Overview
A computed fold for a 108-nucleotide RNA from a Rhodothermales bacterium, annotated as SAM riboswitch aptamer (S box leader).
RNA sequence: CUUCCAUCGAGAACGACCGAGGGACAGGCCCGAAGACGUCGUAGCAACCGGGAGCCCGAUAGGGACCAAAGGUGCUAAUUCCUGCUCGAUACGAGAGAUAGAUGGGAA
Numbered sequence: 001c002u003u004c005c006a007u008c009g010a011g012a013a014c015g016a017c018c019g020a021g022g023g024a025c026a027g028g029c030c031c032g033a034a035g036a037c038g039u040c041g042u043a044g045c046a047a048c049c050g051g052g053a054g055c056c057c058g059a060u061a062g063g064g065a066c067c068a069a070a071g072g073u074g075c076u077a078a079u080u081c082c083u084g085c086u087c088g089a090u091a092c093g094a095g096a097g098a099u100a101g102a103u104g105g106g107a108a
Base pairs, nucleotide, nucleotide: 002107003106004105005104006103007102008101013042014041015040016039017038021031022030023029025084026083027082028081043076044075045074048072049071051067052066055064056063057062080100085097086096087095
């Protein structure tokens, strides 16, 4: 990088350094010299993987509920910030789905 599956309305911040853009893309709208973004440290959130002589289902393999948070990731402005395509007769606005994106797990 490609592909498959699952999730994306909740949750969780301070300090140091740096110094101008950042929020994937486009439009909007926001954040930002009262220092954003980023890096590092510490803290936290969550529970995807991983863990759990017990409980439930199952012949087994395994699955489910529940528990914990030492480990591998991830995350800690705004619903993935909103909209992009389709449906909804048309316009506007709700809504649903898709695409795209992000994260995790698997495969090549």
Rfam family: SAM riboswitch aptamer (S box leader). Rfam describes the family as follows. The SAM riboswitch is found upstream of a number of genes which code for proteins involved in methionine or cysteine biosynthesis in Gram-positive bacteria. The SAM riboswitch acts at the level of transcription termination control. The predicted structure consists of a complex stem-loop region followed by a single stem loop terminator region. An alternative and mutually exclusive form involves bases in the 3' segment of helix 1 with those in the 5' region of helix 5 to form a structure termed the anti-terminator form. The source organism's lineage runs through Bacteria, Pseudomonadati, Rhodothermota, Rhodothermia and Rhodothermales. The prediction has a mean pLDDT of 82.